[in-house]
């Protein structure tokens, strides 16, 4: 070099599925901040806001080896004043340096950066190397002294003086300039060599060596300018621009230029995005990521720009200068009020902003800078150290043994079960810590160290000093308890919480991670969710309505050329640091040091020439043209027709028409409609007519003509890529709309009028204006659709049909074969999420354009534009949701279809609702009326029977280990007449009684004592078992393989037939099974049979009680598909399930029921528990349900009289008999029951009466007398007899049950029970009517179709309105920022003038004179003043919509044919969804036709 390293997902839209598609999680990183917590050390890093405003120190000097002066001290002398000499402190003049080094990121979208080039357009102090020189003059000034002035800062006048300060002269190797001359380069300006002229230099110190000066040349380093490329948002910024762009002459620079300046010329620059807004220092790098990107610009390195804000120049090699000057400004301070003074975005530090960022610290010892010859002196650069877990790395918080698994905590099914070798408790180690010694590198030769007495090392001592946060519903790793009850909270996203919360709060446990853990914020992953790499656009978000067509992009076949592009190779760059990879140094990592790579869309060169460009010349297949044919509602014009509506004139004609679900308004006796003739007008053009024709779309549609466009077909004659495609542009563009003017017969927005309706602003109905019609101009929209851009080649076929052409072939009707150009169906590959789509691709490919990027907000607001308006086009944001979507599925449901059942209508019979009473429930009332059941599926239902009890309620008395269970201990009794108080319970009382088994362990029993517990009809049926009721005795309801669909899911199970039946057959991508369904049990009905007590008086027999037989569509005959089956028939006691019962699939309904039992949690324990009396559940204006008697003559009375069955009985049933009008009693036979008793069976049947009446009908109520049960029948029971004698004459609307032994009529028994039934539950007696049929009503079932339903239509939704929160447009205005331009006034400076004043060097004897210098000015100018405008904010009284909010209010628009199909443009109306007129969609439901298509 290369192989070669490299990429995971999940939660959420459904009842579930698949796709779209957001929205959220997991990772990783910070110049962080908050919460809680905190042992050490390395080694980084620390104002991200306010480029606010700073106090007070510090950050920039230095050189006496330029000068001149010269204090303190010292040293000699001394006249004691001083002098001399060493010294050098301090100010000044000079020179050097202050432009480095250190900060900040305002500003800037820019040659400002990066990168690769130019500079023939430049400069460069000190350093380096060369050259060649330094020679004669000469006049000042500061210090200083001496006055003034002023508070200060300071100035200011006159007198001295020195230099490496200045100034003149000379001298010129080269140098510079002007004039030639020659060579030689370049795209141009250049370079080199030579002549002449003319100009310009210098400094001196030092003992000395050396340090220095002056001019040229290199060099080096640093620097200025130019270019090419690259890197931000907004087009809702589309046109910009006056020194603009070129020129020529100047000015100016170090150096090019409109850089400036005068004239000339009319230029640039821009959809490849000018020019305007907004952000923003730029790069190396940093995070992320597999990459490609994306995001960032701290700390380090490099460039930039900047220094209170503006401006401006000075000095300098360099600067428009952070710690300099000069003006404006605005702030602070200081003043004697006259004037001054000052700039931490240098290091500390304040104070403010801020969620938030450190000490006014040591040192110049190292590293580096300044100045110096040095010594050295300055250095908040830098080195340390200080402070903060802010990060990234290392250690540590102990290590081994150690089970009675202690104690303690939690939890429990009470057994355990965790905490958990964890602890104690034994042996051990000391990193760390504390003490105490010794102690460094870092410093090159001697001393010298800020850190540092540090780091490092030795000794010593003791487990000794040292663990936390976060989570534990799913993602996502870890679980119970206890509390809390939709409260309090929780939450990253689904989501948790409403009394059994693993989701809140605690607590115990366990998970993760650790001197941290969380949690906030930002940023990239995940996100193929902006798609280069790696996406879509039929129906999810997405083709412009359609065309012509410019830019532009893309482009057909040889051939030659060039090399832009595009490949190789090679050069130079791509600073360091950083990354990778390799090796060293710190104990090792963090950190560092060293080497190698890697990193450009980068540039130069050299080379290939395929393909693409690009130039040159050809083809002829695209494409155009000519020639010959041909099809049509393509367009525009005029001119004609004949049918119908309406109008108008007339006959005949007479009362209605008209309209509707059904009416009514409306027309009409003034003659309507109805028919006949006649006439006027305007608007469409029947049939032909078709899935048909033609056009880009949009639309075209009766017939003739004029004018005109495109298509096909044949044919191969012409031209020879002339092509596709289309941003912007420009035409065309249904139907409403608009503007002038005509017309105006039907229709028919607005409007009125009758209707419907709660209402009806609507559907219906009678009327009508614009409108539709012409012509002329505008609108520019539509479901302007195939929701599918345009072209172009390619990829199986079948079929129908229009228009052409070519052939065969004919009986001339047609037919067959082939080939193009259109409209359609079906259908392979293959494509799609499916649904489909398939040559007319939604299918393989290419070129081009348009458009999407979660759902509302919104195609709306603001702006710009277009319009005569309405209104188009273009086009967001705040704010909200966690979804909004698409096809397919099962299901449900439809005021959808289609087949079929059911006493579901419908045909019948008998009622209910109307009376009276029972009886049950709501109300009501009540101490208390206990409590539950509530559409069908709650109400004569728990209750198969409330006077006490039952009994749960109410009021009053008691009791408190309890009425009832079990344990402990302790007695041994228990127990308890009388009497006492009490309503009782109970409490006193004690006469009586003095335990019982026993194997001698002990048990049983009662009591007392204490305490764990008892108890509870108290709550939760929405925590639950079990039960049970409904759909429904409906016929469904699944599953194993298999196939089918990515799947959920389907098929089987659907179809044809047929059944009561998913019952059978047949067909069939199924094939079997499974729980229903039928059988298979019980029971009636026939016959055999055995067997029979009680049944009979006895015998067959009946009957009882068993076992068999019997009915299978088995047989005929038709239909049927040769099948199931069906209809019919014979036999038969019975015929097609032969009656009836039991038997109730998967599953609904959170159905009932915690009060029938059980039962978790909850609550209650001197009560919500438990005993007792009495009371209540039986109340009474009232509603509603179920019943029973009734309204009578098919009946009621009175006498006679006849036939049952099922049951029940020993605290029972109870007989004869006798008493009693009767209930009833007395009484006791038989009977534990086929024996005996209940026991009368009634309607019936015969005979009599009653005669249609509130009755001889009907029995309520009510008073009286009694009976029975039962401790008691006031409250509140049945029966009886007398006696009273209500309503009630068949019952609105509604409404039930029944299809045969039923229905209705009749009775009889049971069970509960002391007693109490009109209730229930059974018997058994007499016994009918009617069913044509499924078209409506309800339930159900099977397919089938629609759906925005799925808590499933008692769903789902839509808008006004009201209230509340919020965000945002309009808006009279107010009131900020910014931007640029008009004028005024114009600081300081530059440049330019400068005649006035000053005025050392040089000229010159002097005057002067040359130069400077100042006043003064002119141009430019910052700032300010004025006015008017752009943009962009905030705010505003009202006003628009918007979106969210608990259950407000009005409607019902929408999903099904949503009850009037939606849905759409556009008009107009209306409380509100909307409603109506016009054109348009199908993204309409059912029928009915007509056509294809598939299969035979």
């Nucleotide at each position: 070099u290369a192989u070669a390293c490299g990429g995971a997902g999940a939660g959420u839209u459904u009842g579930a599925u698949c796709c779209u598609g957001g929205c959220u999680c997991a990772g990783g990183a910070u110049g962080a901040a908050c919460g809680c917590u905190g042992g050490c050390g390395g080694c980084g890093u620390g104002c991200c806001u306010a480029a606010c405003a700073c106090a007070u120190g510090c950050a920039a000097g230095u050189c006496g080896a330029a000068c001149g002066u010269g204090a303190a001290g010292c040293u000699a002398c001394u006249u004691c004043g001083g002098u001399a000499g060493c010294g050098g402190a301090a100010a000044g003049u000079g020179g050097c340096g202050c432009a480095c080094g250190g900060g900040u990121g305002a500003g800037u979208a820019a040659c400002a950066c990066g990168u690769a080039g130019c500079u023939u357009a430049c400069c460069u102090g000190c350093c380096u190397c060369g050259a060649a020189g330094a020679c004669c003059g000469g006049g000042a000034u500061a210090a200083c002294g001496c006055g003034c002035c002023g508070a200060a800062a300071g100035g200011u006048g006159u007198g001295c003086u020195a230099a490496u300060a200045c100034c003149g002269g000379a001298u010129a190797a080269g140098c510079u300039c002007c004039c030639g001359c020659a060579c030689u380069a370049u795209a141009g300006a250049g370079g080199u060599g030579u002549g002449a002229g003319a100009g310009a230099a210098a400094a001196g110190u030092u003992c000395a060596g050396g340090c220095g000066c002056u001019u040229c040349g290199a060099g080096a380093u640093g620097g200025g300018g130019c270019u090419g490329c690259g890197g931000c948002c907004c087009a809702u910024c589309a046109g910009c621009u006056a020194g603009u762009u070129g020129g020529u002459g100047g000015u100016g620079u170090a150096a090019g230029a409109g850089a400036c300046u005068a004239c000339c010329a009319a230029g640039g620059c821009g959809a490849c995005g000018a020019c305007g807004g907004g952000u923003a220092g730029g790069g190396g790098g940093c995070c992320u990521g597999a990459g490609a990107g994306g995001g960032u610009g701290a700390a380090c390195c490099c460039c930039c720009a900047c220094a209170c804000u503006g401006g401006g120049a000075c000095u300098g090699a360099g600067a428009c200068a952070c710690g300099g000057c000069c003006c404006a400004g605005a702030c602070u301070c200081c003043u004697a009020c006259g004037g001054g003074a000052g700039g931490c975005a240098g290091c500390a530090g304040u104070g403010a902003g801020g969620a938030a960022u450190a000490u006014u610290g040591c040192u110049c010892a190292a590293u580096g800078g300044a100045c110096g010859c040095a010594a050295g002196u300055c250095u908040g650069a830098a080195g340390c150290a200080g402070c903060g877990a802010c990060g990234c790395c290392g250690c540590g918080u102990g290590g081994g043994c150690g089970a009675u698994g202690a104690a303690g905590g939690u939890u429990u099914u009470c057994g355990g079960a965790u905490c958990g070798u964890a602890a104690a408790g034994c042996c051990c180690u000391u990193u760390u810590c504390u003490g105490c010694g010794u102690g460094a590198c870092g410093a090159g030769g001697a001393a010298g160290g800020a850190c540092g007495g540090u780091a490092g090392c030795g000794c010593a001592g003791g487990a000794a000093u040292a663990a936390g946060u976060g989570u534990c519903g799913g993602c996502u790793a870890a679980c119970u308890a206890c509390g809390u009850g939709c409260c309090a909270g929780c939450a990253g996203c689904c989501g948790c919480g409403g009394u059994a919360a693993a989701a809140c709060g605690u607590a115990g446990g366990a998970c993760g991670c650790a001197a941290g853990c969380g949690u906030u914020a930002u940023c990239c992953g995940g996100a193929a969710u902006u798609a280069c790499u790696g996406g879509g656009c039929g129906u999810a978000a997405a083709g412009c309505g359609c065309g012509u067509g410019u830019a532009g992009g893309c482009g057909g076949u040889g051939a030659u050329g060039u090399a832009a592009g595009u490949c190789a190779c090679u050069u130079g760059u791509g600073a360091a640091a950083g990354c990778u990879c390799c090796u060293g140094g710190c104990u090792a990592a963090a950190c560092u040091g060293g080497g190698a790579g890697a990193g450009g869309u980068c540039a130069g060169g050299u080379g290939a020439g395929a393909c693409u460009g690009c130039a040159u010349g050809a083809c002829u297949a695209g494409a155009g043209g000519g020639c010959g044919a041909u099809a049509g509602a393509g367009g525009g014009g005029u001119g004609c027709g004949g049918a119908a509506u309406u109008c108008c004139g007339g006959g005949u004609g007479u009362a209605g028409u008209g309209g509707u679900g059904a009416a009514a308004u409306g027309c009409g006796u003034a003659g309507a409609u109805a028919u006949c003739c006649g006439g006027a007008g305007g608007a469409a053009c029947a049939c032909c007519a078709g899935a048909g024709g033609c056009g880009a779309a949009g639309g075209c549609g009766g017939c003739g003509c004029c004018c005109u466009g495109g298509g096909u077909c044949g044919u191969a004659c012409c031209u020879g890529a002339c092509g596709c495609u289309g941003a912007g542009a420009c035409g065309c563009g249904a139907a409403a709309g608009c503007a002038u003017g005509g017309g105006u017969a039907g229709c028919g927005a607005a409007c009125g009028g009758g209707a419907u309706u709660a209402g009806a602003g609507a559907c219906c109905c009678c009327g009508g204006u614009a409108g539709u019609c012409c012509a002329u101009g505008c609108c520019g929209u539509a479901a302007a659709c195939g929701a599918u851009g345009c072209a172009u080649a390619c990829u199986a076929g079948a079929u129908g049909u229009u228009c052409g052409c070519u052939u065969c072939u004919u009986a001339c009707g047609g037919g067959g074969a082939g080939u193009g150009a259109g409209c359609g169906u079906c259908g392979a590959a293959g494509c799609a999420a499916a649904c489909g789509c398939g040559a007319u691709a939604a299918g393989u490919a290419u070129g081009c354009c348009g458009c999407c990027u979660g759902g509302g907000g919104a195609g709306u607001a603001c702006g710009g534009u277009c319009g005569c308006a309405a209104g188009g086009c273009u086009a967001a944001a705040a704010c909200u949701c966690a979804a909004a979507g698409g096809a397919a599925u099962u299901g449900a449901c439809g005021g959808g279809g289609a087949c079929c059942c059911g006493c579901a209508c419908a045909a019948g019979c008998a009622g209910c609702g109307g009376a009276g009473c029972g009886u049950g429930u709501g109300g009501u009332u009540u101490a208390a009326u206990u409590c539950g059941a509530g559409g069908c599926u709650a109400c004569a239902c728990g209750a198969a029977g409330a006077a006490c009890c039952u009994u749960a309620c109410c009021u009053g008395g008691g009791u408190u280990u309890g009425a009832c269970a079990u344990c402990g201990c302790c007695u041994g009794a228990a127990c308890g007449a009388a009497c006492u108080g009490g309503a009782a319970a109970c409490a006193g009382g004690g006469a009586g009684g003095u335990c019982c088994c026993g194997a001698a362990a002990g048990g049983g029993c009662a009591g007392g004592c204490a305490g764990a517990c008892a108890g509870g009809u108290g709550c939760u049926g929405c925590a639950u078992g079990g039960c049970u009721g409904u759909c429904g005795u409906c016929a469904g309801c699944u599953c194993g393989u298999g196939u089918c669909g990515u799947g959920a899911g389907a098929u089987g199970u659907u179809c044809g037939g047929u059944u009561a039946a998913g019952u059978c057959c047949g067909a069939a991508a199924a094939c079997g099974a499974g729980c229903g369904c039928a059988a298979c049990c019980c029971u009636c009905g026939g016959u055999g049979u055995u067997a029979g007590u009680u049944a009979c008086a006895a015998g067959u027999g009946u009957c009882u009680a068993g076992c068999a037989c019997g009915a299978c569509u088995g047989c005929c005959u038709g239909c049927g598909a040769c099948a199931a089956g069906c209809a019919g028939g014979a036999g038969g006691a019975a015929g097609g399930u032969g009656g009836g019962g039991a038997u109730g699939a998967c599953g609904u309904c959170a159905a009932g029921u915690c009060a029938g039992c059980a039962u978790g949690g909850c609550c209650u324990u001197u009560a919500u528990a438990u005993c007792c009396a009495g009371g209540g559940c039986u109340a009474c204006a009232c509603a509603c349900a179920c019943g029973c008697u009734a309204c009578a003559a098919u009946g009621g009375c009175g006498c006679g009289u006849a036939c049952a069955a099922u049951g029940g009985g020993u605290c029972g049933c109870g007989a004869a008999g006798c008493c009693g009008c009767g209930a009833g009693g007395c009484g006791g036979a038989g009977c534990c029951a086929a024996u005996c008793c209940u026991g009368a069976a009634a309607a019936g049947c015969g005979c009599g009466u009653c005669g249609u009446a509130g009755u001889u009908c009907g029995g309520a109520u009510u008073g009286c007398a009694g009976g029975c049960u039962g401790c008691a029948a006031c409250u509140c029971g049945c029966c009886u007899g007398c006696a009273u004698g209500a309503a009630g004459u068949c019952g609105g609307a509604g409404u039930u049950g029944c299809u045969a032994g039923u229905a209705a009529a009749c009775g009889c028994a049971a069970a509960u029970c002391a007693g109490c039934a009109u209730g229930u539950u059974g018997c058994g007696u007499u016994g009918a009517a009617u069913a044509c049929g499924u078209u409506c009503c309800c339930g159900g079932g099977u397919c089938u179709u629609g759906u925005a339903c799925a808590c499933a239509c008692c769903g789902c939704c839509c808008g006004u309105c009201a209230c509340g929160u919020c965000a945002u447009g309009g808006g009279a205005g107010c009131u900020g920022g910014u931007c640029a331009c008009g004028c005024c006034u114009g600081a300081a400076g530059u440049c330019g003038g400068g005649a006035a004043g000053c005025u050392a060097a040089c000229c010159g004897c002097a005057a002067g004179g040359g130069g400077g210098c100042u006043a003064c000015u002119g141009c430019c100018g910052a700032a300010g003043g004025c006015a008017g405008g752009g943009c962009u904010g905030g705010u505003g009284a009202c006003u628009g919509g918007g979106a969210c909010g608990a259950a407000g209010u009005c409607g019902u628009a929408a999903c099904a044919a949503g009850g009037u199909a939606g849905c759409u443009g556009u008009a107009g109306c209306g409380g509100a969804a909307g409603c109506u007129g016009c054109g348009g969609c199908u993204g309409g439901a059912u029928c009915a036709c007509c056509u294809c298509c598939u299969u035979u």
Predicted 3D model of a 1496-nucleotide RNA (small-subunit ribosomal RNA) from a Pseudomonadota bacterium. Its mean pLDDT, the model's own confidence on a scale to 100, is 84. The sequence is in RNAcentral, with records from ENA.